[in-house]
RNA sequence: GCCCCCGUAACUCAGUCUGGUCAGAGUCGCGGAUUUUUACUCCGCUGGUCGUCGGUUCGAAUCCGACCGGGGGCA
Repeated sequence: GCCCCCGUAACUCAGUCUGGUCAGAGUCGCGGAUUUUUACUCCGCUGGUCGUCGGUUCGAAUCCGACCGGGGGCA
């Protein structure tokens, strides 16, 4: 230098193929129920302008472009 993959909640990830009723799950944290108490279990709550900036569109996490960061391959 070229090519490929990844970036979504504090952490691990789904959703992207086929644009709309898609901002979701588990864990963590907080509160509650249960228990003599703790643990386990159950219920609820908190938490993200989807890496950044533009473009397309009535509408973008999703499509297009550039850039940033991480990983890998070739030279």
Annotation:
Model confidence (mean pLDDT): 81 of 100. The RNA shown here (transfer RNA) has 75 nucleotides and comes from a Solirubrobacterales bacterium. It matches the Rfam family "tRNA". Rfam describes the family as follows. Transfer RNA (tRNA) molecules are approximately 80 nucleotides in length. The family's RNA type in Rfam is transfer RNA.